Overview:
This is a predicted structure of a 346-nucleotide part of an RNA (small-subunit ribosomal RNA, central domain) from a soil metagenome. RNAcentral holds the full RNA, with entries from MGnify.

Context: one part of a larger RNA
């Protein structure tokens, strides 16, 4: 290679969008490239298989067949595949009427906390642990009370909820902007899935310039615990958490489960609409959930949101260590990333 796997033994790219690629929905007719079928050439010879022959016999050796599954031409078939043409609506997408959300952006406002400044009341103590301490504090802290100021985050509502492609999203309020459902069933008519490179996007940490800096806090400092404690504890505290522009591009990027489309027992609850009702009940669309049956699995458990029954398409995986290391290459401001082995060894 095949063939067999990727929720948990090795394996699903973090997501998307899309190029080439590959697959791809009725129905009529064209033409026959693949596809079938006959016919003609070639397919050297020997070998290989099958029937005989010849050396006692066998290997060997001769003769006939067969085969040589291919190639070439030519002459039909036309069901499928392709190809052109036409033409349809159910796949797609568009329009319209509606719905719904923490979807994304940019401006605004608000309140409680917090911390600081000022004044005022008041006076020895506060703070912090298992217990201390270090710290603060008679230069008046702590507490309270008033006024200002600054920066972050946004208590209930809050849910097994919503939303987004995934990271992600949560005061309130406006602007701008994307989605999705759901009914009409108008339009277009296969315009479609899927995607290697490739594009963008990508939490948290880090990096670059420039601001902010209230809180909490790597690193560091001290006190404490220990035999020691370069920790957990405790007072401090600086990068950094916050903003804007650039990079980084990684994660238990998780549902450890790729997309898409088809079919397949039920019960229950939830969100958002539809229809039809006076109302309830009860149908139905798209999601989220939980139990369960068929069936699948090694088992645990998955179970119409499948890990079932099928098909297309992309990515991965082939014993443990060596190693996601070495080297080489690309990216990068660096940190690093991304490709990605051997030797040796059990």
């Nucleotide at each position: 290679c095949u063939g067999g796997g990727u929720u948990u033994a090795a394996a699903g790219g973090g997501u998307g969008c899309g190029u080439a690629g590959g697959c791809g929905g009725g129905u009529u007719g064209g033409u026959a490239a693949g596809u079938c079928a006959g016919u003609g050439g070639u397919g050297a010879a020997a070998g290989c298989c099958c029937c005989g022959a010849g050396c006692c016999u066998a290997a060997c050796u001769c003769g006939g067949g067969a085969a040589c599954u291919g190639c070439c031409a030519u002459u039909g078939a036309u069901a499928c595949u392709a190809u052109c043409a036409a033409u349809c609506u159910u796949g797609a997408a568009u329009u319209c009427a509606g719905u719904u959300g923490a979807g994304g952006u940019g401006g605004g406002c608000g309140g409680a906390a917090u911390g600081u400044g000022u004044c005022g009341u008041g006076u020895a103590g506060c703070g912090g642990u298992g217990a201390a301490a270090u710290g603060c504090u008679u230069a008046g802290a702590u507490a309270u009370g008033a006024c200002a100021c600054a920066g972050a985050a946004c208590a209930c509502c809050a849910a097994u909820u919503g939303c987004g492609a995934a990271g992600g999203c949560a005061g309130c309020u406006c602007g701008c902007u994307a989605a999705a459902c759901u009914g009409a069933c108008a339009u277009u008519g296969a315009c479609g899935c899927u995607g290697a490179g490739g594009c963008a996007c990508g939490a948290a940490a880090g990096c670059g310039u420039g601001g902010g800096g209230a809180u909490c806090a790597a690193a560091c400092a001290g006190g404490a615990u220990u035999a020691g404690a370069u920790a957990c504890c405790c007072u401090g505290g600086u990068a950094g958490u916050c903003c804007a522009c650039g990079c980084c591009c990684u994660a238990a990027a998780c549902g450890a489960u790729g997309a898409u489309u088809a079919c397949u027992c039920g019960a229950c609850a939830u969100u958002a609409g539809c229809g039809a009702u006076a109302c309830a009940c009860u149908g139905u669309u798209a999601g989220u959930g939980u139990c369960u049956a068929u069936g699948c699995a090694a088992a645990a458990g998955c179970a119409u949101u499948a890990a079932g029954u099928a098909a297309u398409c992309c990515a991965c995986c082939u014993g443990g260590g060596g190693a996601g290391u070495a080297c080489g290459g690309u990216c990068g401001c660096a940190a690093g990333a991304c490709u990605g082995a051997a030797a040796c060894u059990c």
Its mean pLDDT, the model's own confidence on a scale to 100, is 87.